RNA sequence: GCGGGGCGCCCCUAGGGUUCCGCUGCUGGUCGAGCUGACGGCAGGACUGGUCCGAGAGGGGAGACGACGCUCGUAGCAGGGUGUCGUUCCACGGCGGGACAAAAGCCCGGGAGGC
Numbered sequence: 001g002c003g004g005g006g007c008g009c010c011c012c013u014a015g016g017g018u019u020c021c022g023c024u025g026c027u028g029g030u031c032g033a034g035c036u037g038a039c040g041g042c043a044g045g046a047c048u049g050g051u052c053c054g055a056g057a058g059g060g061g062a063g064a065c066g067a068c069g070c071u072c073g074u075a076g077c078a079g080g081g082u083g084u085c086g087u088u089c090c091a092c093g094g095c096g097g098g099a100c101a102a103a104a105g106c107c108c109g110g111g112a113g114g115c
Stems, first nucleotide, its partner, number of pairs: 007063001009061004015053002020050002022047001023044005029039003064087009090110001092113001096108003
């Protein structure tokens, strides 16, 4: 310097925005002259929230794979069941771009770069 591998999935959280719900403000019509309320429209995420998105370097779960042992099975191999252990160890990290309604610790990305 080059190449390959270092498992993916599910649930949750840090975090995130605003499609929908809720909430807040303004507003038209009707009930009823006024106040108020219901329904509708517009605006608001420096609106706590529900739905929603969500971590390689956050948490949890089962699975899958590998090793060893026991057992069923076969002439033998293959294959099945089960137990233990491991693979889940290590890990500083932009700018910028992308998607969904939109944003983000999501994806580009264990990248660029650094040690």
The RNA shown here (Guanidine-I riboswitch aptamer) has 115 nucleotides and comes from Kribbella rubisoli. The organism belongs to Kribbella, within Bacteria. Rfam family: Guanidine-I riboswitch aptamer. About the family: This family represents a conserved RNA structure found upstream of the ykkC and yxkD genes in Bacillus subtilis and related genes in other bacteria. The function of this family is unclear although it has been suggested that it may function to switch on efflux pumps and detoxification systems in response to harmful environmental molecules. Rfam links the family to the GO term regulation of gene expression. The model forms 87% of the base pairs in the Rfam consensus. Model confidence (mean pLDDT): 77 of 100.